Predicted 3D model of a 332-nucleotide part of an RNA (large-subunit ribosomal RNA, domain IV) from a Saprospiraceae bacterium.
Context: one part of a larger RNA
RNA sequence: UUCGUGGCUAAGGAACUAGGCAAAUUCGACCCGUAACUUAGGGAGAAGGGUCCCCCGCCUCGGCAGGGGGCGCAGCAAAGAGGUCCAGGCGACUGUUUAGCAAAAACACAGGACUCUGCCAAUUCGAAAGAAGAAGUAUAGGGUCUGACACCUGCCCGGUGCCGGAAGGUUAAGGAAGGGACUUAGUGCGCAAGUGCGAAGGUCUUGACUGAAGCCCCGGUAAACGGCGGCCGUAACUAUAACGGUCCUAAGGUAGCGAAAUUCCUUGUCGGGUAAGUUCCGACCUGCACGAAUGGUGUAACGAUCUGGACACUGUCUCGGCCACGAGCUCG
Numbered sequence: 001u002u003c004g005u006g007g008c009u010a011a012g013g014a015a016c017u018a019g020g021c022a023a024a025u026u027c028g029a030c031c032c033g034u035a036a037c038u039u040a041g042g043g044a045g046a047a048g049g050g051u052c053c054c055c056c057g058c059c060u061c062g063g064c065a066g067g068g069g070g071c072g073c074a075g076c077a078a079a080g081a082g083g084u085c086c087a088g089g090c091g092a093c094u095g096u097u098u099a100g101c102a103a104a105a106a107c108a109c110a111g112g113a114c115u116c117u118g119c120c121a122a123u124u125c126g127a128a129a130g131a132a133g134a135a136g137u138a139u140a141g142g143g144u145c146u147g148a149c150a151c152c153u154g155c156c157c158g159g160u161g162c163c164g165g166a167a168g169g170u171u172a173a174g175g176a177a178g179g180g181a182c183u184u185a186g187u188g189c190g191c192a193a194g195u196g197c198g199a200a201g202g203u204c205u206u207g208a209c210u211g212a213a214g215c216c217c218c219g220g221u222a223a224a225c226g227g228c229g230g231c232c233g234u235a236a237c238u239a240u241a242a243c244g245g246u247c248c249u250a251a252g253g254u255a256g257c258g259a260a261a262u263u264c265c266u267u268g269u270c271g272g273g274u275a276a277g278u279u280c281c282g283a284c285c286u287g288c289a290c291g292a293a294u295g296g297u298g299u300a301a302c303g304a305u306c307u308g309g310a311c312a313c314u315g316u317c318u319c320g321g322c323c324a325c326g327a328g329c330u331c332g
Stems, first nucleotide, its partner, number of pairs: 002327008011318002015316001020313001028052005037042001039148001053070004057064002071075001083311007090303002095107002111146007123132003149298004154228003159225002161221005168216003174210002178206006186197004229247005256290001257287001268284005
């Protein structure tokens, strides 16, 4: 000199940095006091302030509300022992998770809804026997979606799916009238060899007609899968368009929210905060490409969550310095 761990540091106090990461501050008990908001429980240990040792004195002899005095830099005298506040996003909450790079806004959740299931239930495992469901019985059990609570959850059944219907069309195996081929008792011709016809039966083949579900068809159903327009014109400044026209569609996005965990242009524009703000908060609406249980909008409480700000505090920094211990290193 380097590294690690610990301690101190003038003045300043986040100027460091992606970011107060790390460190520091706070920390106990009692008394006083405590806001917005709120689901009236909370928020809350909110915040903030005071006291704490010893002697006298007082006393219901348990103690400290009040009184007098003393010492120290310091009285929870050591150790142990919350930093706080404001605003926003997401998820209601406690919980769960990637054993070994992710703890979260992901999963779960109580609650909501749809759907299946009448009991030898549906569903699941199993060629089956059998078992789970369940020693349960629709206030039960299975599946799917949503996710406390508050206010709500609009329009579309054309496509796909599911449910219902049975008139018609189509349609399998099977059945089958009939036709064709082969076979031959018989029979015609022939002196014979042979040749023609050929019943019944059998075999092969064809086959009108018959023939269920399904599909076509008809209806229902969106907290089923999903979908929810374009162009042109118009008001006595301008601008805009309540209004009108037209085309297309199954129907043309309602309430609410909106540059958003969604906004490309974009650091949109305006306001706030800063001396200065691509982030943040409040608005606007021109929503490239929000939107209602793939839930919409709010929301007290909660969070080792994410984002912005403030106070306190500090070696994070200006910008370094010093000390202790250990290691490295050097010498033996």
It matches the Rfam family "Bacterial large subunit ribosomal RNA". NCBI's taxonomy places the organism under Bacteria, Pseudomonadati, Bacteroidota, Saprospirales, Saprospiraceae. Its mean pLDDT, the model's own confidence on a scale to 100, is 86. The sequence was found in a public genome assembly.